[in-house]
Context: one part of a larger RNA
RNA sequence: AGACGGGAGCCCACACAAGCGGAGGAGCAUCUGGUUUAAUUCGAUAACAAACGGGAAACCUUACCAGGGUUUGACAUCUAGAGAAUUUUGCCGAAAGGCGAGAGUGCCGCAAGGAACUCUAAGACAGGUGGUGCAUGGUUGUCGUCAGCUCGUGCCUUGAGGUGUUCGGUUAAGUCCGUCAACGAGCGCAACCCUCGUCCUGUGUUGAAUAUUCACAGGAGACUGCCCCGGCCAACGGGGAGGAAGGUGGGGAUGACGUCAAAUCAGCAUGCCCUUUAUACCCUGGGCUACACAGGUGCUACAAUGGUUAAUAUAAUGGGAAGCAAUAGAGUAAUCUGGAGCAAAUCCCCAAAAGUAAUCUAAGUUCGGAUUGAGGGCUGCAACUCGCCCUCAUGAAGCUGGAUUCGCUAGUAAACGCGUAUCAUCCACGGCGCGUUGAAUAUGUUCCUGGGCUUUGUACU
Numbered sequence: 001a002g003a004c005g006g007g008a009g010c011c012c013a014c015a016c017a018a019g020c021g022g023a024g025g026a027g028c029a030u031c032u033g034g035u036u037u038a039a040u041u042c043g044a045u046a047a048c049a050a051a052c053g054g055g056a057a058a059c060c061u062u063a064c065c066a067g068g069g070u071u072u073g074a075c076a077u078c079u080a081g082a083g084a085a086u087u088u089u090g091c092c093g094a095a096a097g098g099c100g101a102g103a104g105u106g107c108c109g110c111a112a113g114g115a116a117c118u119c120u121a122a123g124a125c126a127g128g129u130g131g132u133g134c135a136u137g138g139u140u141g142u143c144g145u146c147a148g149c150u151c152g153u154g155c156c157u158u159g160a161g162g163u164g165u166u167c168g169g170u171u172a173a174g175u176c177c178g179u180c181a182a183c184g185a186g187c188g189c190a191a192c193c194c195u196c197g198u199c200c201u202g203u204g205u206u207g208a209a210u211a212u213u214c215a216c217a218g219g220a221g222a223c224u225g226c227c228c229c230g231g232c233c234a235a236c237g238g239g240g241a242g243g244a245a246g247g248u249g250g251g252g253a254u255g256a257c258g259u260c261a262a263a264u265c266a267g268c269a270u271g272c273c274c275u276u277u278a279u280a281c282c283c284u285g286g287g288c289u290a291c292a293c294a295g296g297u298g299c300u301a302c303a304a305u306g307g308u309u310a311a312u313a314u315a316a317u318g319g320g321a322a323g324c325a326a327u328a329g330a331g332u333a334a335u336c337u338g339g340a341g342c343a344a345a346u347c348c349c350c351a352a353a354a355g356u357a358a359u360c361u362a363a364g365u366u367c368g369g370a371u372u373g374a375g376g377g378c379u380g381c382a383a384c385u386c387g388c389c390c391u392c393a394u395g396a397a398g399c400u401g402g403a404u405u406c407g408c409u410a411g412u413a414a415a416c417g418c419g420u421a422u423c424a425u426c427c428a429c430g431g432c433g434c435g436u437u438g439a440a441u442a443u444g445u446u447c448c449u450g451g452g453c454u455u456u457g458u459a460c461u
Base pairs, nucleotide, nucleotide: 001461002460003458004457005456007455008454009453010452011451012450013449015445016444019408020407021406022405023404026300027299028298029297030296031295032294033293034291035290042053043052064286065285066284067283068282069281070280073125077124078123079121080120081119082118083117086103087102088101089100090099091098092097107114108113127275128274130273131272132271136269137268138264139263140262141260143258148187149186150185151184152183153182154163155162156161167178168177169176193252194251195250196249198220199219200218201217202216203215204214223246226240227239228238229237230236302401306360307359308358309357310356318349319348320347323342324341328337329336330335367398372393373392374391375390376389377388378387414437415436416435417434418433419432420431
């Protein structure tokens, strides 16, 4: 100087407390461990792994396994030879592919030849999701959006080093003020950026209208600016006025020096090592979907603040051409027929909870929907392993969950549905967004957890 302390002081945070709703018990979905397996590909493992890479595993993907094949190779460059390219077809085969038979002559150039493509041969080489994230780049998580981390010169010390950065106030903040052997500066904080909220001006397509709403563009507005009180005539704090908004207005983007030899060689790049008739490549089938069990994250419930039935309201974000699809018709329905309109502020996808009326009457039920049987529909070469949806039947566990544990401070939690990426279909109950309804509690810091500053002790560095 650090680090640590079941030392001290000050301070902060959904850290606790006060509340609301969950997890842990049940069923299912999904991920992981384990076990099994020919293979159940690989990675991620406290916080910082476990609906994570994967924003879509039937084939493909796919890296794994079995079998069938190839060896200058599926892909790149170079050399030589042949043929334009391309296309039709026979046999064998699960396919990959193997062995054959025909059709065909293009473009540039006078010609030789050339460009592009295909085949053959030899070799340089290709290839590797093989190893090493403890050789690396790049990227990322985390402490933590915590308020810290440093430098130049000066001064102090034998020196490591200190000072500045401490102290008194104050702040969300090393924010600012005052003091001071320090004076300044840098990376961080804040602001500048985006968005929402108010107003003004302009424009007006496709917005029902020369208004309004709305949309787009440009501007205004908030700065402790004004008043009172406190404070040191300071920073600042408390209250008030005006205002759409008040003291950082709400949200986002933005992540200092560094820590964890943290994560990733399987996104990509890359050193070295290894492999080269195989650790490369092609194909068919299987596996990644197994199942005594254990863990994580979710969904649905256990009901009357509810279930069912009927009639009936109100959004926003987005998406749409190998697409979205209206009106109409068929079907109990999934869906089918057909196809108006729309490359979309024009057309389409398009709400639910809520509210109204009736019924159920405390029951394993008109709760709950797992599981299973039968019949259908859709996508796709193909739904057996292993897809989704509909109808009928079946009707399991479950009566609010031990120890323990998670989220949240306002348009938040909770509840309700909708959209979208991926995508032929979809195992989405996931991810990312959108609106609708809309609370309770905290004016406290003793304790738990994490963090910041100062100080103290140390047999640690």
Predicted 3D model of a 461-nucleotide part of an RNA (small-subunit ribosomal RNA, 3' major domain) from a Candidatus Peregrinibacteria bacterium.
The coordinates come from a structure-prediction model, not an experiment, and the mean pLDDT is 83.
Its Rfam family is "Bacterial small subunit ribosomal RNA".
The sequence was found in a public genome assembly.